[in-house]
Predicted 3D model of a 75-nucleotide RNA (c-di-GMP-I-GGC riboswitch aptamer) from a Desulfobulbaceae bacterium. The model forms 95% of the base pairs in the Rfam consensus. Taxonomically the source falls in Desulfobulbaceae (Bacteria, Pseudomonadati, Thermodesulfobacteriota, Desulfobulbia). It matches the Rfam family "c-di-GMP-I-GGC riboswitch aptamer". Gene Ontology term of the family: cyclic-di-GMP binding.
RNA sequence: UGAGAUAAAGCCAAACCUGCUGCAAGGCAGGGACGGAAAGCCACGGGUCUUUGAAAGACAGCCGGGUUGCCUGAA
Numbered sequence: 001u002g003a004g005a006u007a008a009a010g011c012c013a014a015a016c017c018u019g020c021u022g023c024a025a026g027g028c029a030g031g032g033a034c035g036g037a038a039a040g041c042c043a044c045g046g047g048u049c050u051u052u053g054a055a056a057g058a059c060a061g062c063c064g065g066g067u068u069g070c071c072u073g074a075a
Stems, first nucleotide, its partner, number of pairs: 001075001003072002011036002016031006034061001040067003044064003047059005
């Protein structure tokens, strides 16, 4: 620099259950593992969803983009 093995040190944790919270989409915590090589972070573009009078929100585990970063065979 580029890549991500049926390897390996660690990491995260879908559905579902319980509790708290929010009008809701959802969020947080515990249990739990379907998966993940950024499933870390950022709503910038698209998208989806919620409430609404205007409008205000949610999703980063939908796609793209930005940014930071662990490990490692081989080159």